[in-house]
């Protein structure tokens, strides 16, 4: 050097979880906090989990104390059915998002008992 990694030294980093913020969302960022890490330092390059704004399909569906308009009824308040709009909501596919604390890969890098 290079594999490798100790009940060693010096330090590093921070998982749920809380608060504050930023995102449509996974997520991310600050403080707290520590399960755990020897690359839990960097890079989304590959694959993989996630997410689905926006598209792209398909259904033009499914509700509504709602508007108008048409039939129909009623003794009346109203009530029924169509349509029409407005509104809420439901479905699969899709990264360009996201993750390096899921795996490969690339690049740097603190200690050294063996």
């Nucleotide at each position: 050097a290079c594999c490798c990694g100790a009940u060693a030294a010096a330090g590093g980093c921070a998982a749920a979880c809380c608060c504050g913020g930023c995102g449509a969302a996974a997520g991310c960022c600050g403080g707290g906090g520590a399960c755990g890490c020897a690359a839990a330092g960097c890079c989304a390059c590959g694959g993989g989990c996630c997410u689905a704004a926006g598209g792209u399909c398909a259904a033009u569906g499914g509700g509504g104390u709602c508007u108008u308009c048409g039939c129909c009824g009623c003794a009346g308040a109203u009530g029924g059915c169509g349509a029409a709009g407005c509104c809420c909501u439901c479905g699969a596919c899709u990264a360009u998002g996201a993750u390096c604390g899921c795996c490969g890969g690339g690049c740097c890098g603190c200690c050294g008992a063996g």

c-di-GMP-I riboswitch aptamer from a Bacillota bacterium, 114 nucleotides, folded computationally. Taxonomically the source falls in Bacillota (Bacteria, Bacillati). Its mean pLDDT, the model's own confidence on a scale to 100, is 80. It matches the Rfam family "c-di-GMP-I riboswitch aptamer". From the family's description: GEMM was predicted in a large-scale screen for bacterial structured RNA regulatory elements.